[in-house]
Molecule: Bacterial RNase P class A
Organism: Bythopirellula sp.
RNA sequence: GGAGAGGACUGGGCGAUCGCCGGUUCGCGCAAGCGAACGGGAGGAAAGUCCGGGCACCGCAGGACAGGGUGGUGGGUAACGCCCACCGGCCGCGAGGUUAGGGAAAGUGCCACAGAAAAUAAACCGCCUCGCACUUCGGUGCGGGGUAAGGGUGAAAAGGUGCGGUAAGAGCGCACCAGCAGGCGAGGUGACUCGCUUGGCUCGGUAAACCCCACCCGGUGCAAGACCAAGCAGAGAGCAGAGUCGGUCCGACUCGCCACGACUCUCGGGUAGGUUGCUAGAGGCCACGGGCAACCGUGGUCGUAGAGGAAUGAUCGCCGCUCGUUCUCGGACGAGACAGAACCCGGCUUACAGGUCCUCUCCGGAU
Numbered sequence: 001g002g003a004g005a006g007g008a009c010u011g012g013g014c015g016a017u018c019g020c021c022g023g024u025u026c027g028c029g030c031a032a033g034c035g036a037a038c039g040g041g042a043g044g045a046a047a048g049u050c051c052g053g054g055c056a057c058c059g060c061a062g063g064a065c066a067g068g069g070u071g072g073u074g075g076g077u078a079a080c081g082c083c084c085a086c087c088g089g090c091c092g093c094g095a096g097g098u099u100a101g102g103g104a105a106a107g108u109g110c111c112a113c114a115g116a117a118a119a120u121a122a123a124c125c126g127c128c129u130c131g132c133a134c135u136u137c138g139g140u141g142c143g144g145g146g147u148a149a150g151g152g153u154g155a156a157a158a159g160g161u162g163c164g165g166u167a168a169g170a171g172c173g174c175a176c177c178a179g180c181a182g183g184c185g186a187g188g189u190g191a192c193u194c195g196c197u198u199g200g201c202u203c204g205g206u207a208a209a210c211c212c213c214a215c216c217c218g219g220u221g222c223a224a225g226a227c228c229a230a231g232c233a234g235a236g237a238g239c240a241g242a243g244u245c246g247g248u249c250c251g252a253c254u255c256g257c258c259a260c261g262a263c264u265c266u267c268g269g270g271u272a273g274g275u276u277g278c279u280a281g282a283g284g285c286c287a288c289g290g291g292c293a294a295c296c297g298u299g300g301u302c303g304u305a306g307a308g309g310a311a312u313g314a315u316c317g318c319c320g321c322u323c324g325u326u327c328u329c330g331g332a333c334g335a336g337a338c339a340g341a342a343c344c345c346g347g348c349u350u351a352c353a354g355g356u357c358c359u360c361u362c363c364g365g366a367u
Base pairs, nucleotide, nucleotide: 001363002362003361004360005359006358007357008356009355010354012319013318014317015316016315017314018313020041021040023038024037025036026035027034028033043338047349048348050347051346052345053344054343055221056220057219058218067217068216069215070214071213072086073085074084075083076082087101088099089098090097091096102212103211107210108209109206110205111204124151125150126147127146128145129144130143131142132141133140134139159177160176161175162174163173164172178202180199181198182197183196184195185194186193187192225276226275227274228273234267235266236265237264238263243260246258247257248256283302284301285300286299287298288297289296290295321336322335323334324333325332326331327330
């Protein structure tokens, strides 16, 4: 200098004017409220709502079945399908990346196309042999049988190499190698690794196919839930005064009593509405300690949105960055990534203009 691998961070700045949401203090007011000042007001993903938890209500004797999920080992955590470390497989010269990675010697199913045959192996060509016929005596044709060594098909064809063996062949026999199963030893918490030994000579793949095994899982979500509570309807009580139609009287009037009822009070449930849940939490930062790490412990320190048809905005000036157009070549004009909280938290996944930093690998060159 070139090409790469892994990770961390950032996501325009300053100012002015006018608003919006919520807060504190002060002033005025009996109160409701009004006014002033001050300070706060979106993200790394607030997103998808995929996984896990807190919290709330409902349900629930115990167990089993069904259903769903997870799946190497050890650890972290409130928990997880997340994270860390390690083991095995695959990819890369390497830094590293990736992995749904239990069981196919329980059972069932499936294996496109091609191919003779795709799993109780199989005979298309070839090789060998027998019979018959023909023959130019080299063989050729038809039929029966043997053969998985060779060709060909395929993602995959029932171990590889060599020697023996045979009519030709074949783990048919043997040696070595590979692989499988069992035993033993060493190392490791473990997955597993290394070594020795025995065996039959060898067993296809597929379980994000059914299935088997092990482990985990109650339902609904802040529109959960809790509290206060107009009006209307209901229940009960009171009845001083005023009133009314009616009853009591044969009728009228008066009085008394009864009833009704305005009114007043109380009660439970509860609509509108209001309050709460609601932002101090498995919290951020710093130091020290433990641990390879994820993470944990102790101490110090900080205060950091809380709306509810839903605020967080609009306009302008100056500067900076990137991109585009243009020309008089350093100016002019234009554009500005993905995207916006809704009870909270831990993850994962997805989107993203531009910029900054750290560690490591390979190749080339110079000293």